[in-house]
RNA sequence: CGGGGUCUUCAGGGCGGGGUGCGAUUCCCCACCGGCGGUAGGCCACGCGAGUGGCGAGCCCGCGAGCGCCCGGGGCUGCGCAGGCAGCCCCGGGGUCAGCAGACCCAGUCCGAUGCUGGGGCCGACGGUGUUGCAGGUCUCACGGCCUGUUCAGUCCGGAUGAAAGAAGAUUCGC
Numbered sequence: 001c002g003g004g005g006u007c008u009u010c011a012g013g014g015c016g017g018g019g020u021g022c023g024a025u026u027c028c029c030c031a032c033c034g035g036c037g038g039u040a041g042g043c044c045a046c047g048c049g050a051g052u053g054g055c056g057a058g059c060c061c062g063c064g065a066g067c068g069c070c071c072g073g074g075g076c077u078g079c080g081c082a083g084g085c086a087g088c089c090c091c092g093g094g095g096u097c098a099g100c101a102g103a104c105c106c107a108g109u110c111c112g113a114u115g116c117u118g119g120g121g122c123c124g125a126c127g128g129u130g131u132u133g134c135a136g137g138u139c140u141c142a143c144g145g146c147c148u149g150u151u152c153a154g155u156c157c158g159g160a161u162g163a164a165a166g167a168a169g170a171u172u173c174g175c
Stems, first nucleotide, its partner, number of pairs: 003173008016030004031155002033124002035063004042055005058122002066100002068097001069095001070093010104120005126158003133150007
């Protein structure tokens, strides 16, 4: 210096103002946020220099958590004479199938930019709540109201004092 084993620690940000309203961090207007690795022409520091070190993409290439799917175990219910089968719930595991599932253009500079500079856009798991939208019902001459179903949060609540991409360190083995 590179590789393997074991262990430790760490590993996600954001509703401020206004409007409507009995009630909204949920609707509307403005605002605000951006995990990990890679890619590197920018920036910073050091060096006479070759160079070295640090930072540098939400939307370029990958990865992670969540849901789904698949497998195993358990519970409940139903069906069956029975072996068993089906549905729902809980626990564990796996593949990474990519399904949910994601989002960028224009101008400039340059040999070269979806990364730099300027401008304008876009995206954001699951469950809950929800004054929004839609549908139906109902009261009313009407305006308008009420009820039911469904739908609406990147920022609130919850799983989560969790898990993890990975980062740093300790120790050990081998060269």
The RNA shown here (FMN riboswitch aptamer (RFN element)) has 175 nucleotides and comes from Ramlibacter montanisoli. The coordinates come from a structure-prediction model, not an experiment, and the mean pLDDT is 77. The RNAcentral record of the sequence draws on Rfam.